[in-house]
Context: one part of a larger RNA
Molecule: small-subunit ribosomal RNA, 3' major domain
Organism: uncultured bacterium
RNA sequence: UGACGGGGGCCCGCACAAGCGGUGGAGCAUGUGGCUUAAUUCGACGCAACGCGAAGAACCUUACCCAGGCUUGAACUGCUGAGAAAACCCUGUGAAAGCAGGGCUUCCUUCGGGAGCUCAGUAGAGGUGCUGCAUGGCUGUCGUCAGCUCGUGUCGUGAGAUGUUGGGUUAAGUCCCGCAACGAGCGCAACCCUCGUCUUUAGUUACCAGCACGUAAUGGUGGGGACUCUAGAGAGACUGCCCCGGGUUAACGGGGAGGAAGGUGGGGACGACGUCAAGUCAUCAUGGCCCUUACGUCUGGGGCUACACACGUGCUACAAUGGCUGAGACAAUGCGUCGCUACUCUGCGAAGAGAUGCCAAUCGCACAAACUCGGCCCCAGUUCGGAUUGCAGUCUGCAACUCGACUGCAUGAAGCCGGAAUCGCUAGUAAUCGCUGAUCAGAACGCAGCGGUGAAUGAGUUCCCGGGCCUUGUACA
Numbered sequence: 001u002g003a004c005g006g007g008g009g010c011c012c013g014c015a016c017a018a019g020c021g022g023u024g025g026a027g028c029a030u031g032u033g034g035c036u037u038a039a040u041u042c043g044a045c046g047c048a049a050c051g052c053g054a055a056g057a058a059c060c061u062u063a064c065c066c067a068g069g070c071u072u073g074a075a076c077u078g079c080u081g082a083g084a085a086a087a088c089c090c091u092g093u094g095a096a097a098g099c100a101g102g103g104c105u106u107c108c109u110u111c112g113g114g115a116g117c118u119c120a121g122u123a124g125a126g127g128u129g130c131u132g133c134a135u136g137g138c139u140g141u142c143g144u145c146a147g148c149u150c151g152u153g154u155c156g157u158g159a160g161a162u163g164u165u166g167g168g169u170u171a172a173g174u175c176c177c178g179c180a181a182c183g184a185g186c187g188c189a190a191c192c193c194u195c196g197u198c199u200u201u202a203g204u205u206a207c208c209a210g211c212a213c214g215u216a217a218u219g220g221u222g223g224g225g226a227c228u229c230u231a232g233a234g235a236g237a238c239u240g241c242c243c244c245g246g247g248u249u250a251a252c253g254g255g256g257a258g259g260a261a262g263g264u265g266g267g268g269a270c271g272a273c274g275u276c277a278a279g280u281c282a283u284c285a286u287g288g289c290c291c292u293u294a295c296g297u298c299u300g301g302g303g304c305u306a307c308a309c310a311c312g313u314g315c316u317a318c319a320a321u322g323g324c325u326g327a328g329a330c331a332a333u334g335c336g337u338c339g340c341u342a343c344u345c346u347g348c349g350a351a352g353a354g355a356u357g358c359c360a361a362u363c364g365c366a367c368a369a370a371c372u373c374g375g376c377c378c379c380a381g382u383u384c385g386g387a388u389u390g391c392a393g394u395c396u397g398c399a400a401c402u403c404g405a406c407u408g409c410a411u412g413a414a415g416c417c418g419g420a421a422u423c424g425c426u427a428g429u430a431a432u433c434g435c436u437g438a439u440c441a442g443a444a445c446g447c448a449g450c451g452g453u454g455a456a457u458g459a460g461u462u463c464c465c466g467g468g469c470c471u472u473g474u475a476c477a
Stems, first nucleotide, its partner, number of pairs: 001477002003474003007471007015461002019425005026316008034307001042053002064302007077123007088103006106115003126291002129289003135285002137280003140276001142274001147186006153162003166177003192268004197235007207224002211222003238262001241256004246252001318418001322377007334365003339358002343354004384415001389410007431453007
């Protein structure tokens, strides 16, 4: 000087407390451990691994296993020699890959040859093989915590100190005051994006107040540029104003006015010096090592989907603030030509047949659901709950046996609110309700977004956890 302390002081954070909803019990989904297996490919392991890499394993993917093949190879660049092809078509064999055979025949040319291709050979290819403790790059985490340093000066023999400590204050090393320090850099904040108000510009595909036309009905049509909206430009918030017998006349704090918004207005992007030899050689790149008729590569099938069990994360429930049923209402983000599909018909339905519009503010996906108004159920393992199983189907796809999603009928399991323990959340939040998208032929209860309804509690810091500053002890570095 640090680090550490079941030392001290001060201060923060859904850290606790106050409150709301969960997890831990059930069934299922999913990941992991374990066990099993020919293989159940590999990685990730406290927080910070475990709905994680994977934004999508039937084949492919695929890295694993079994079997059958290839050996300059599936893809790449040269060199040497030889050749008539390559592609395409056909035959045999085969599960395919492959192997064997047949047919068909190039382009340019200065006629030397060249381009491309095939065969033989060679240099080399190839490796998701090992090492993340050889690395780059990228990432997680402490932590959006308020810290981490430097120049000059000064002090100290020196390591080093000072500045950065102190008194206040702040979300903040934020600012003020003081001070052997004076300044500065990386961080904080601001500049960026978005939401909230207004003005202005523009007016189609969006809009329709007033004026007309028209329809069974609809901005459908003429038209309009007001309104909504769209998307560009600006305005606006700065403790600017008022009060305080708050404060040190300061920084700042408390209250108020005006205002769409008030003291960082809400959200996002943004992550200092560093820590964990943290993670990744399987995104990629790369040193070294290893394989080279195989640890490369092609194909068929299987496996990654196994199942006594254990854990994590979720979904659905256990019901009456509910379930079923009929009718009625209101979104936003998005996506669509290898696509989204109106409408009509067929089917109980998944869906099918025909057909229409749209490269989309124009057409479509697309009826949002919770909600509201009627009706039934009457506390029951039930009209709760839907697992499991049987049968019959639909769709995608070469192909749904291993191993897809969905539909109909039947079946109706556990489950009566969950031990010890444990998680999230302070406002348009929690809770609850549906919708969209990426990936994608098909395959979400996951993920990423979107809107609808919309609380309770707290204004405290004794305690638990994590963190910041000062100080103290130390046999630790």